[in-house]
Context: one part of a larger RNA
RNA sequence: AGAUGACCUCUGGCGGCGUGCUUAACACAUGCAAGUCGAACGGAGAGCUAAUGACAGAGGAUUCGUCCAAUGGAAUUAUUUUCUAGUGGCGGACGGGUGAGUAACGCGUGAGGAACCUGCCUCGGAGUGGGGAAUAACACAACGAAAGCUGUGCUAAUACCGCAUGAUGCAGCUGGGUCGCAUGACUCUGGCUGCCAAGAUUUAUCGCUCUGAGAUGGCCUCGCGUCUGAUUAGCUGGUUGGCGGGGUAACGGCCCACCAAGGCGACGAUCAGUAGCCGGACUGAGAGGUUGGCCGGCCACAUUGGGACUGAGACACGGCCCAGACUCCUACGGGAGGCAGCAGUGGGGAAUAUUGGGCAAUGGGCGCAAGCCUGACCCAGCAACGCCGCGUGAAGGAAGAAGGCCCUCGGGUUGUAAACUUCUUUUGUCAGGGACGAAGCAAGUGACGGUACCUGACGAAUAAGCCACGGCUAACUACGUGCCAGCAGCCGCGGUAAUACGUAGGUGGCAAGCGUUAUCC
Numbered sequence: 001a002g003a004u005g006a007c008c009u010c011u012g013g014c015g016g017c018g019u020g021c022u023u024a025a026c027a028c029a030u031g032c033a034a035g036u037c038g039a040a041c042g043g044a045g046a047g048c049u050a051a052u053g054a055c056a057g058a059g060g061a062u063u064c065g066u067c068c069a070a071u072g073g074a075a076u077u078a079u080u081u082u083c084u085a086g087u088g089g090c091g092g093a094c095g096g097g098u099g100a101g102u103a104a105c106g107c108g109u110g111a112g113g114a115a116c117c118u119g120c121c122u123c124g125g126a127g128u129g130g131g132g133a134a135u136a137a138c139a140c141a142a143c144g145a146a147a148g149c150u151g152u153g154c155u156a157a158u159a160c161c162g163c164a165u166g167a168u169g170c171a172g173c174u175g176g177g178u179c180g181c182a183u184g185a186c187u188c189u190g191g192c193u194g195c196c197a198a199g200a201u202u203u204a205u206c207g208c209u210c211u212g213a214g215a216u217g218g219c220c221u222c223g224c225g226u227c228u229g230a231u232u233a234g235c236u237g238g239u240u241g242g243c244g245g246g247g248u249a250a251c252g253g254c255c256c257a258c259c260a261a262g263g264c265g266a267c268g269a270u271c272a273g274u275a276g277c278c279g280g281a282c283u284g285a286g287a288g289g290u291u292g293g294c295c296g297g298c299c300a301c302a303u304u305g306g307g308a309c310u311g312a313g314a315c316a317c318g319g320c321c322c323a324g325a326c327u328c329c330u331a332c333g334g335g336a337g338g339c340a341g342c343a344g345u346g347g348g349g350a351a352u353a354u355u356g357g358g359c360a361a362u363g364g365g366c367g368c369a370a371g372c373c374u375g376a377c378c379c380a381g382c383a384a385c386g387c388c389g390c391g392u393g394a395a396g397g398a399a400g401a402a403g404g405c406c407c408u409c410g411g412g413u414u415g416u417a418a419a420c421u422u423c424u425u426u427u428g429u430c431a432g433g434g435a436c437g438a439a440g441c442a443a444g445u446g447a448c449g450g451u452a453c454c455u456g457a458c459g460a461a462u463a464a465g466c467c468a469c470g471g472c473u474a475a476c477u478a479c480g481u482g483c484c485a486g487c488a489g490c491c492g493c494g495g496u497a498a499u500a501c502g503u504a505g506g507u508g509g510c511a512a513g514c515g516u517u518a519u520c521c
Base pairs, nucleotide, nucleotide: 002520003519004518006517008515010513013390014389015388016387017386018385019383020382021348026346027345028344030343031342032341035090036089037088040087041086043084045082046081047080049078050077051076052075055072056071059068060067061066097301098300099299106226107225108224109223110222111221112220113219116218117217121214122213123212124211125210126209127208128207129163131161132160138153139152140151141150143148169195170194171193172192173191174190175188176187177186178185179184199206200205227273228272229271234264235263236262239261240260241259242258244256245255246254276298277297278296279295280291281290282289283288303324304323305322306321307320326337327336328335329334354380356379357378358377362376363374364373365372366371393423394422395421396420403414404413405412406411428458429457430456431455432454433453437448465510466509467508468507469506470491471490472489476505477504478503479502480501486493487492
C1' cells in the first nucleotide's frame, strides 16, 4: 500500500447493487415453514331440483255429520352440486439450515464395477380374466384428569389374499457353441421347474402388471494429492490371510465357525493437537503465502447416545422406538416437547436485521384439470457493513469590508473567501401522467407499486466532516504548560521562548466519510 461477513471514536444528504450471530452445535414463548388427490373408496354434513307427502290451513260449499281446497310444510325417495374426518395413492429421502464431528477414499482429480440398485420420466414388446376374506370410518359400550385406549357389531376400495393366463421375457437347475482379463461374458425361438395385474371417468383419456433398452440419481473399489508435533517409536487380536457359510442391490472380516500367523511402521505407523473439503477469494511482477463468509459442487449433522421400521430411495431436521439431560402439563396414576427452517426472545459478545408482503414471476409437491400448498423464491423493512454513482451550487465580484490570527505596528494573512449582482435546479417538496417484468389461442392474471421513469411549479433553497502538520510523510505560527500534564507506529518529544503536549489561527490529505484497532499478504 492492498484486503475484510468487521468492531470502535467523531460525523452523516441521496440512489443502485450486494452483504449482515465470525461468539453459546447455548436455551427457546408465539406464529408460520409439507402437503395434495372426491377422476381410488365407503360414510357423515350442507344446498338445488323433481316425486310422494304426515300435519296445519286462508277461502268456499254444507243435509252442520262433513266435503273441496290455494298455500305452508315435517319426513321419505331419486338425480345432481359442494365439502372432507377416515381407508387408499403419491409426496414428507427434494427444497431450507448448520459446520459440531471428521486427517477419512471425507474431499479433489483420474480410472474401474465381468461385483451393483434406480420411484417418477422416455422409447419398445406382452397383458389387464375370474374370485375371496377382512378392516378403519360409523354405531353401542367400558376405562382415563388428559394424552389416549379397549371390546362388540356393520361396511367399501386402485387396501389385502388365493386362482387362471407366461413369450424370443425374468429367476433357479442343466446341455452345446463362441469369446475374454482370472472369477467369467454372450449365445443357441436348447431342456425342466417356478413367477403378474386394478380399476376410474365428463369416453378425450388417466392408470395397473410383467419385461427389454435409455436417461437421471445413487452405491462400491482403486492410483495420486490433502495441516502440525518424534519433548509421540513402536502399533495391531477380527488383528492379516485362507476355506466354508450368513448377510447385502452388490464386492468385502461386513458378520460367524474352523485353520494359518500374519499385517502396519523413520518413504513417520500409532498417539496427540488442529480442521468440514473443493471451485474459488485476498495478496503478490511471478513463484508463493494466507483463506474457504456470500454463490456453486461434495460430505457430515439435526437436544445427547443407540436402534430399526416403512419405502425405489432414510437408518429419516419439522417420522417411530429405547436410554440420558433439560423444559412443560397433571386429578400424582401418567403424559407432552426438540428453531443448526423463516421471523422473533433470553443469554454470550466489540458485534450482526422485520414476530413484514406475495405466490405476480422462477422452481418444487399433489392433481386429468380447475386448483391447493410452498418463510424455496420474488419483494419490501433495518444497518455508510461493502462497492459504485450523484449532490451539498455556478459565473462575476477588491473599499482586498468587518471579525479572527500574526506583527518589526509599517503591515501580513484568512481571501474572490464573504457580502452583493446575474444564473441554474442535479437533489428536494408539491402536482399531473405512469410502466417493462405476463409466458399462456383468446379473455383474465403484478406482491413489488402509483415504485422506476416522464412533465410542470417552487426556491440556493434540504445536505461536510474527519484526521494530520519534528523526520519517515504532504502540511507552521502564537499562547498555555514547564521531565508536570501529556504524546508516541519507529526514531523519540516535554526539566521557561516546545513547528512533537493542550488550545487557537493557518495549512495539508481524504471525503459521506475519516481515523484507530484486529487479521492476512